[in-house]
The part of an RNA shown here (large-subunit ribosomal RNA, domain IV) has 342 nucleotides and comes from an uncultured bacterium. Model confidence (mean pLDDT): 86 of 100. Its Rfam family is "Bacterial large subunit ribosomal RNA". Rfam links the family to the GO terms ribosome and structural constituent of ribosome.

Context: one part of a larger RNA
RNA sequence: UCCUUCUCAAGGAAUUCGGCAAAUUAGCCCCGUAAGUUCGCGAAAAGGGGCGCCCGAUGCAGAAGUGCAUUGGGUCGCAGUGAAAAGGCUCGAUCGACUGUUUAACUAAAACACAGGUAUGUGCAAACACGCAAGUGGAUACAUACAUACUGACGUCUGCCCAAUGCCAGAAUAUGACGGAAGGGGGUGGUCUCCAAUUUAUUGGAAGGAGCCUCUGACCUAAGUACUGGUGAAUGGCGGCUGUAACCCUGACGGUCCUAAGGUAGCGAAAUUCCUCGGUGCUUAAUAGGCAUCCUGCACGAAAGACGUAACGAGUUGAGCGCUGUCUUGAGAGGGAGCUCG
Numbered sequence: 001u002c003c004u005u006c007u008c009a010a011g012g013a014a015u016u017c018g019g020c021a022a023a024u025u026a027g028c029c030c031c032g033u034a035a036g037u038u039c040g041c042g043a044a045a046a047g048g049g050g051c052g053c054c055c056g057a058u059g060c061a062g063a064a065g066u067g068c069a070u071u072g073g074g075u076c077g078c079a080g081u082g083a084a085a086a087g088g089c090u091c092g093a094u095c096g097a098c099u100g101u102u103u104a105a106c107u108a109a110a111a112c113a114c115a116g117g118u119a120u121g122u123g124c125a126a127a128c129a130c131g132c133a134a135g136u137g138g139a140u141a142c143a144u145a146c147a148u149a150c151u152g153a154c155g156u157c158u159g160c161c162c163a164a165u166g167c168c169a170g171a172a173u174a175u176g177a178c179g180g181a182a183g184g185g186g187g188u189g190g191u192c193u194c195c196a197a198u199u200u201a202u203u204g205g206a207a208g209g210a211g212c213c214u215c216u217g218a219c220c221u222a223a224g225u226a227c228u229g230g231u232g233a234a235u236g237g238c239g240g241c242u243g244u245a246a247c248c249c250u251g252a253c254g255g256u257c258c259u260a261a262g263g264u265a266g267c268g269a270a271a272u273u274c275c276u277c278g279g280u281g282c283u284u285a286a287u288a289g290g291c292a293u294c295c296u297g298c299a300c301g302a303a304a305g306a307c308g309u310a311a312c313g314a315g316u317u318g319a320g321c322g323c324u325g326u327c328u329u330g331a332g333a334g335g336g337a338g339c340u341c342g
Stems, first nucleotide, its partner, number of pairs: 001337008010328002014326001019323001027051005036041001038153001052075010076080001088321007095313002100112002116151007128137003154308004159238003164235002166231005173226003179220002183216006193206006239257005266300001267297001278294006
């Protein structure tokens, strides 16, 4: 010097990103206990008092040993839950209702789950899932069921837009593949017909029915699409410019352009606010923090839910009381390492 375990005058968070760490508190009995509240809680709230040992008395229970409770007197220590073990507390805000779950071995949370809510699908050989299939799960279930998606207790609520995208329904018309197919074109084409030639029964050429090959093809023809409607707790979206009141300011009111419709309630510098350390008030001697309020919401907003909310939280954040070596500021004690030898 380092590691580790302790102690400390005066002060008591001045330390620090932050009371991190440490200290305080602690058991049992009695008294007492606020706001709020879903009346269950909050609550061990908070805050106080008692506690050893010795000698008696009384009551209750028990068959008894004994136990529980009340009470009188005495007595010792610095200290009586005499060691060990055994909540620090309060106030404000945020997020998540809660108990629970999670990144085995850097994140325990505000993430996941959750009861509850809603929508959609599914009539049972169900939908859906696994499998090439057989088959199996769903389910020895049957719409008060099962599957999928979103939301996430509870309370008050959940606005407008169906133009786009998606989904559902419709079937008149248009489009519409394979397929079918009247017809048409081309090739080939014995016999037959025509022309020419001649060796007179053949040769050459032309045309051409059927058949076959091939090209085309009116018309018929499904879903889908177009089309017509519906649908937001479906994917999603929810304006601009400008004038105006008897100081100024503001603009209930008006004009105009655009749109499918122009953001309702509630909340708001917010886990969202760039400008920004916004303005004001409170908290401090001093605050870029916190709380309350305002609204100018760069860029909140209603089940990717909105706003509240008692209880809960090893969550996050601010404040206070207590307490302390965190610090002013260092000192001391014990154990170990460091050095030498083995």